Predicted 3D model of a 344-nucleotide part of an RNA (small-subunit ribosomal RNA, central domain) from uncultured Chloroherpeton sp. Its mean pLDDT, the model's own confidence on a scale to 100, is 90. Its Rfam family is "Bacterial small subunit ribosomal RNA".

Context: one part of a larger RNA
């Protein structure tokens, strides 16, 4: 290589959208490129197979035959595939009515809590821990009330709920805007799947430039603990956390499970929608359990890890190692793409 594979043994690409490819719905006609049948031609010679003979024998060596495949032409055959041409609607979509939703942007606006000031009242504490100290307070702390500012986060509603392709989205009011789902027609007529390269989005943490800073909090300091304690635990506290622009591009980005499509017992919870005879049905989703069947087993099981089919992505003993090197991107940390030697 072939082949067998990827929920946990090595393996599903973070997601999408999509280009070239791959593949691709029902019917009819035509061709005959792929496919198949049969004939020509050509595939030097040796050698490889089979026979037969020649060196005593082999090895070697004559001479005869024979097979698979290739390429090329011709003739037929048309069932698939392909190409043309024509139809149709079940695949995809377009219009209608309605219908949920923490889908996205942007600006506005609340209430409780915190922490800071500033007054009132009041007087020895207060914080904090396992016990404590450091801190803090008589220059009036904490406690209580009234008043002022600031930033962040939205309690209760809440729900194995909802929505988004993923990352992820939650006080409330307005614009603006995606996508989804249901009915019933009308409309288009295969428009469809996937999808290297390539674009776009991508949690925290990190970086530039300027804002901002209450909380909380790497680093830091201190105070405990300890045999030390570069720590858990305390009391401080700088980056950062917010916002705007602009990079970064990685995660146990997980359902450790790629998209599509068809098929293959049920039960019983829930969210939307539709329809009734209110008992249910049916669509699209979101959960438990469960049969056949799958699986080393665990477990999966119409939301498949079961039957198939198309198409991407990736694996191929551990370790050196996601490390050199090179090449690329990137302010930079670092990403990406990725080996051998060796050694077991």
């Nucleotide at each position: 290589c072939u082949g067998g594979g990827u929920g946990u043994a090595a393996a599903g690409g973070g997601u999408g959208c999509g280009u070239a490819g791959g593949c691709g719905g029902a019917c009819u006609g035509a061709u005959a490129a792929g496919u198949c049948g049969g004939g020509g031609g050509u595939u030097a010679a040796a050698g490889c197979u089979u026979c037969u003979c020649g060196c005593u024998u082999a090895a070697c060596g004559a001479g005869a035959a024979a097979u698979c495949g290739g390429c090329u032409u011709c003739c037929g055959a048309u069932a698939c595939u392909g190409u043309c041409a024509g139809u149709c609607u079940g695949g995809a979509g377009u219009u209608u009515u309605g219908g949920a939703g923490a889908g996205g942007a942007a600006g506005a606006u609340g209430g409780a809590a915190u922490u800071u000031c500033c007054g009132g009242u009041g007087u020895a504490g207060c914080g904090g821990u396992g016990g404590a100290a450091u801190g803090u307070g008589u220059a009036g702390a904490g406690a209580u009330c009234g008043g002022a500012a600031a930033g962040a986060a939205c309690a209760c509603c809440a729900g194995u709920u909802g929505c988004g392709a993923a990352g992820g989205c939650a006080g409330u009011c307005u614009u603006c805007u995606g996508g989804c789902c249901a009915a019933a027609a009308a409309c288009u007529g295969a428009c469809g799947c996937u999808c290297a390269u390539g674009c776009a989005c991508g949690a925290a943490a990190g970086c530039g430039u300027g804002g901002g800073g209450a909380g909380c909090a790497a680093a830091c300091a201190g105070g405990a603990u300890u045999a030390g304690a570069u720590a858990c635990c305390c009391u401080g506290g700088u980056a950062g956390u917010c916002c705007a622009c602009g990079c970064c591009c990685u995660a146990a980005a997980c359902u450790a499970u790629g998209g599509a499509u068809a098929c293959u017992a049920g039960a019983u919870g829930u969210u939307g929608g539709u329809c009734c005879u209110c008992g249910g049905a049916u669509c699209a989703g979101u959960g438990u359990c469960g049969c056949a069947g799958c699986u080393a087993a665990c477990g999966c099981a119409u939301u498949a890890a079961g039957u198939a089919u198309c198409c991407c992505a990736c694996c191929u003993g551990g370790g050196a190692a996601g490390u050199a090197c090179g090449c690329u991107c990137g302010c930079a940390a670092g990403g990406g793409u990725g080996a051998a030697a060796c050694u077991c």